Predicted 3D model of a 72-nucleotide RNA (transfer RNA) from Parcubacteria group bacterium CG1_02_44_31. Rfam family: tRNA. Rfam classes the family as a transfer RNA. NCBI's taxonomy places the organism under Bacteria, Bacteria candidate phyla. The sequence was found in a public genome assembly.

[in-house]
RNA sequence: GCCCUCAUGGCUCAACGGAUAGAGCGCUAGUCUUCGGAACUAGACAUCGGGGUUCGAUUCCUCGUGAGGGCA
Repeated sequence: GCCCUCAUGGCUCAACGGAUAGAGCGCUAGUCUUCGGAACUAGACAUCGGGGUUCGAUUCCUCGUGAGGGCA
């Protein structure tokens, strides 16, 4: 330098172009408990950035950024 893959809560992962973006772990509060843990109930927290296509974009296109891999 060229090519490929990836980027979503604190972490690990889901999501035919159309649902209030979902789950597990974690966190907070409550119930329970002598206390803690466990259990149960409730809650907060996310789409890497710019542009485009579309009635509608996490998803498609493009540029950039970052990470991983291959070739030279």